[in-house]
Context: one part of a larger RNA
RNA sequence: UGGCGGGGGAGCACCACAAGGGGUGAAGCUUGCGAUUUAAUUGGAGUCAACGCCGGAAACCUUACCGGGGGCGACAGCAGGAUGAAGGCCAGGCUAACGACCUUGCCAGACGAGCUGAGAGGAGGUGCAUGGCCGUCGCCGGCUCGUGCCGUGAGGUGUCCUGUUAAGUCAGGGAACGAGCGAGACCCCCGCCCCUAGUUGCUACCCGGUCCUUCGGGACCGGGGCACUCUAGGGGGACUGCCGGCGAUAAGCCGGAGGAAGGUGGGGGCUACGGCAGGUCAGUAUGCCCCGAAACCCCCGGGCUACACGCGAGCUGCAAUGGCGGGGACAACGGGUUCCGACCCCGAAAGGGGGAGGCAAUCCCUUAAACCCCGCCUCAGUAGGAAUCGAGGGCUGCAACUCGCCCUCGUGAACCUGGAAUCCCUAGUAACCGCGGUUCUCCAUACCGCGGUGAAUACGUCCCUGCCCCUU
Numbered sequence: 001u002g003g004c005g006g007g008g009g010a011g012c013a014c015c016a017c018a019a020g021g022g023g024u025g026a027a028g029c030u031u032g033c034g035a036u037u038u039a040a041u042u043g044g045a046g047u048c049a050a051c052g053c054c055g056g057a058a059a060c061c062u063u064a065c066c067g068g069g070g071g072c073g074a075c076a077g078c079a080g081g082a083u084g085a086a087g088g089c090c091a092g093g094c095u096a097a098c099g100a101c102c103u104u105g106c107c108a109g110a111c112g113a114g115c116u117g118a119g120a121g122g123a124g125g126u127g128c129a130u131g132g133c134c135g136u137c138g139c140c141g142g143c144u145c146g147u148g149c150c151g152u153g154a155g156g157u158g159u160c161c162u163g164u165u166a167a168g169u170c171a172g173g174g175a176a177c178g179a180g181c182g183a184g185a186c187c188c189c190c191g192c193c194c195c196u197a198g199u200u201g202c203u204a205c206c207c208g209g210u211c212c213u214u215c216g217g218g219a220c221c222g223g224g225g226c227a228c229u230c231u232a233g234g235g236g237g238a239c240u241g242c243c244g245g246c247g248a249u250a251a252g253c254c255g256g257a258g259g260a261a262g263g264u265g266g267g268g269g270c271u272a273c274g275g276c277a278g279g280u281c282a283g284u285a286u287g288c289c290c291c292g293a294a295a296c297c298c299c300c301g302g303g304c305u306a307c308a309c310g311c312g313a314g315c316u317g318c319a320a321u322g323g324c325g326g327g328g329a330c331a332a333c334g335g336g337u338u339c340c341g342a343c344c345c346c347g348a349a350a351g352g353g354g355g356a357g358g359c360a361a362u363c364c365c366u367u368a369a370a371c372c373c374c375g376c377c378u379c380a381g382u383a384g385g386a387a388u389c390g391a392g393g394g395c396u397g398c399a400a401c402u403c404g405c406c407c408u409c410g411u412g413a414a415c416c417u418g419g420a421a422u423c424c425c426u427a428g429u430a431a432c433c434g435c436g437g438u439u440c441u442c443c444a445u446a447c448c449g450c451g452g453u454g455a456a457u458a459c460g461u462c463c464c465u466g467c468c469c470c471u472u
Base pairs, nucleotide, nucleotide: 005472007471008470009469011467012466013465016461017460020425021424022423023422024421027316028315029314030313031312032311033310034309036306043054044053065302066301067300068299069298070297071296075117076116077115078114080111087107088106089105091103092102093101121291122290124289125288126287130285132280133279134278135276136275137274142181143180144179145178146177147176148157149156150155160173161172162171163170186269187268188267189266190265192236193235194234195233196232197231198230201226202225205224206223207222208221209220210219211218212217239262242256243255244254245253246252318418322377323376324375325374326373327372328371334365335364336363339358340357343354344353345352346351384415389410390409391408392407393406394405395404431453432452433451434450435449436448437447438446
């Protein structure tokens, strides 16, 4: 100097508590991991910070694993080679199969992998040799420097104290005065207003046409129009600026006015000096070590999907604020040419046959669902719940046996709210509801987004868990 303490003080956080809301832990299934099994079930990750993670939804491929088969040596030396190298071939043998190999022979015409070295390649080792990138401490507010001053020196001071803040934020004091990185400012999205612009967007108003009409008008199409909506570029707006109170007359805090918005308006990007020998040699790069005719390369098949169990994360439920049948309403983000596919026909459906338009503010995906109305069910393992299994059918793909998804019929299991324990969340949030995209031949309960409905509780504390500062 730094760290630590079941030392002290002050402050803070829904990865803390309290007050509340919803879960997980029980069940079935999905998925990852362990263990076990296996020829192989490739490997990594291991408290938070491994376990729907490696964008990791693996039929072949991927693929690194296992079984089988085949292939590959730049360059140099030695040995071989026109007395015929490499390569190719009929027949027979071997084999699951193959002029891969063997027998006999033929074609061909200059190199050759036999030995030694040396290469190519290696998802072979080492993340404790590394770069780069990432996680985490950290939703933290710290980390330093110049000069001066103090100390023999290491070093201290500044960075401390009081108040305040989300903040080393700011104010006041003080041997300090300043400065840098961080915080803030900055950048993007959302919320209000204005300007510019008007097609593919919009349609208040005007004109024309078609249809309907309860003669009031309404629906659709075309033209005008750019008001409105929207789109996307620019600008304004919020600063504790104003008022009152508290405070020290400060910084600031509390309340109020005005305002679309108020004290950081909401969300995101960016995120210091460093620590964790954190993670990654399997994304790539890369030192060293190793393999080098196999640990390199290709093909076929299998495996990564095994299953007596244990754990994590999720999906669906256990029903009546619910289930089922019929009818009706309202999105946003996105994607689309080996693609999205309107519409018509066939089919009970999955789907099939045709196929307009669209390289897209134009066309399509695209009927959102929860919600509302009417009806049935009446507390029952039920018309709750869907696992499992049987049968038939469809789709993608070279190919669905191992091992895909979908439809219909039948079968209808566990489950009647889940012990100890534990997770998330403070507002357009939680919870519930669907939609889009990524991956993608096919397959979503995953992930990344989007909108719809829309709460309860607290406005505190440091008791638990942890973090920061001062002090010992």
Record summary
The prediction has a mean pLDDT of 82. Small-subunit ribosomal RNA, 3' major domain from uncultured Thermofilum sp., 472 nucleotides, folded computationally. The RNAcentral record of the full RNA draws on ENA and SILVA. Taxonomically the source falls in Thermofilum (Archaea, Thermoproteati, Thermoproteota, Thermofilales). Its Rfam family is "Archaeal small subunit ribosomal RNA". Rfam 15.1 lists 709 matches to the family in 491 species.